[in-house]
Molecule: transfer RNA
Organism: Gemmatimonadaceae bacterium
């Protein structure tokens, strides 16, 4: 250069047109004499960035950015 997978909260991750599951962790609470340990409640108005399409985009196109495989050229 070219193809091809991939980027989702603080970290891990599933979902892949109808509006973000789960787990660590964090905070607040409930229990305890204190704690740990269990339970409860919260914690992405948003899914790498820009744009298009559509009532409706994380999911589908374009094009950029990263990271990884592969091939290819050149040294």
């Nucleotide at each position: 250069g070219g193809c091809g997978c991939c980027g989702u909260g603080g970290c891990c991750a599933a979902g892949u047109g109808g509006u973000a599951a789960g787990g660590c962790g964090g905070c607040a609470g409930a229990c305890u004499g204190c704690a740990a340990a269990u339970c409860u409640g919260c914690u992405a108005u948003u899914c790498g960035c820009c744009g298009g399409u559509u009532c409706g985009a994380u999911u589908c196109c374009g094009g950029c950015c990263g990271g990884c495989g592969c091939c290819u050229c050149c040294a």